The RNA shown here (transfer RNA) has 74 nucleotides and comes from a Bacteroidales bacterium. Its Rfam family is "tRNA". By type it is a transfer RNA. Taxonomically the source falls in Bacteroidales (Bacteria, Pseudomonadati, Bacteroidota, Bacteroidia).
[in-house]
RNA sequence: GGUCUCUUCGUCUAGUCUGGUUAGGACGUCAGGUUUUCAUCCUGGUAACUCGGGUUCAAAUCCCGGAGAGACUA
Numbered sequence: 001g002g003u004c005u006c007u008u009c010g011u012c013u014a015g016u017c018u019g020g021u022u023a024g025g026a027c028g029u030c031a032g033g034u035u036u037u038c039a040u041c042c043u044g045g046u047a048a049c050u051c052g053g054g055u056u057c058a059a060a061u062c063c064c065g066g067a068g069a070g071a072c073u074a
Base pairs, nucleotide, nucleotide: 001073002072003071004070005069006068007067010027011026012025013024020057028046029045030044031043032042033041050066051065052064053063054062
């Protein structure tokens, strides 16, 4: 240099192919309950679509471009 893949809560991850239901789950964390206390357990809260543009009534999802990361190849 070429080809291809990936980027979502603090962390891991589902959803993208086939656009539309409050962006869901686990861990974490916060509050409360339970307990003599801690842990466990129960209930509730918390917080995310890498950036810009386009298409569309509607975009995490489709298209184009940028950034970052990775794989293969020369």